[in-house]
RNA sequence: AGCUUAUCGAGAAAGACCGAGGGAACGGGCCCAAUGACGUCUUGGCAACCGAUCAUCCAAAUGAUAAAGGUGCCACAUCCCACUCCGAAGGACGGAGGCAGAUAAGGU
Repeated sequence: AGCUUAUCGAGAAAGACCGAGGGAACGGGCCCAAUGACGUCUUGGCAACCGAUCAUCCAAAUGAUAAAGGUGCCACAUCCCACUCCGAAGGACGGAGGCAGAUAAGGU
């Protein structure tokens, strides 16, 4: 780099540095931002997957518990829409399914 599977409406602070845009891509919104956003570092925290223990159990799998071991995460639902269908007369209203993205695990 790309493939498969699963999940994504909850949760989670501060300090220092940097110095202008940022919130994944095109577009439309809506937010954050010199009262310093974004990013980097430090400390702290959250608890999704893997891992640990226990229970059910042939196994698989499910649930619970603890910790924070490996990753991860700590503005706004993956911030919302943006594709299809339905509700419904327009709609950033609701629902279902896709596309894409993020995270974890596996293997190429």

A computed fold for a 108-nucleotide RNA from a Flavobacteriia bacterium, annotated as SAM riboswitch aptamer (S box leader). NCBI's taxonomy places the organism under Bacteria, Pseudomonadati, Bacteroidota, Flavobacteriia. Rfam family: SAM riboswitch aptamer (S box leader). From the family's description: The SAM riboswitch is found upstream of a number of genes which code for proteins involved in methionine or cysteine biosynthesis in Gram-positive bacteria. The coordinates come from a structure-prediction model, not an experiment, and the mean pLDDT is 77.